[in-house]
RNA sequence: GUCGGCGACUUGGGGCGCCGGGGCCCCCUCCCGGCUGAGACGCACCCAUCGAACCUGAUCGGGGUCAUGCCCGCGGAGGGAAUGUCGCCGCGAUGGGGC
Numbered sequence: 001g002u003c004g005g006c007g008a009c010u011u012g013g014g015g016c017g018c019c020g021g022g023g024c025c026c027c028c029u030c031c032c033g034g035c036u037g038a039g040a041c042g043c044a045c046c047c048a049u050c051g052a053a054c055c056u057g058a059u060c061g062g063g064g065u066c067a068u069g070c071c072c073g074c075g076g077a078g079g080g081a082a083u084g085u086c087g088c089c090g091c092g093a094u095g096g097g098g099c
Stems, first nucleotide, its partner, number of pairs: 001091001003090007010082001011048004016042001017035006054079003060073004
């Protein structure tokens, strides 16, 4: 060290849908069960420029499903929050010492 790896902390960014049943005048932020997922409202989870967390395009295209961003495409397209602090390990450079 304007090197790498891992971790912690602070700060910040982000999403929360679909289906069935109950309840209800109806709907739901309520209750039960199911689907995908890290996460479907959690004292949680994910992500922060080496940025696919997430948003836009999108009331998009194809496939599949009871249904849904469920899968693939779109797409390394456009946008996107610290190029943060500290600790440990490794590597490198320079200087010093020993053989």
This is a predicted structure of a 99-nucleotide RNA (TPP riboswitch aptamer (THI element)) from Elioraea thermophila. Rfam family: TPP riboswitch aptamer (THI element). Rfam links the family to the GO term thiamine pyrophosphate binding. The model forms 100% of the base pairs in the Rfam consensus. It was read from a public genome assembly, where an Rfam model found it. The organism belongs to Elioraea, within Bacteria.